[in-house]
Molecule: transfer RNA
Organism: Candidatus Nitrosotenuis sp.
RNA sequence: GGGCAGGUAGCACAGCGUGGUAGUGCGAUCGCCUGAAACACGAUCGGUCCCGGGUCCAAAUCCCGGCCUGUCCA
Numbered sequence: 001g002g003g004c005a006g007g008u009a010g011c012a013c014a015g016c017g018u019g020g021u022a023g024u025g026c027g028a029u030c031g032c033c034u035g036a037a038a039c040a041c042g043a044u045c046g047g048u049c050c051c052g053g054g055u056c057c058a059a060a061u062c063c064c065g066g067c068c069u070g071u072c073c074a
Stems, first nucleotide, its partner, number of pairs: 001073007010026004020057001027045005050066005
């Protein structure tokens, strides 16, 4: 330098093909339970969807450019 895969909540990831309310688990906080805790249960919290631009009524999703990570080739 080139090919491919990936970047979404504090962490691990789904959602992307076929555009239409941004989710699951873990976590944190509070409640419940207990003599007190842990576990279980319930609720709540938490997102510039890597960045910029374009298309569209509408973009995490489609298109263009860039950045970063992994991997392969040279």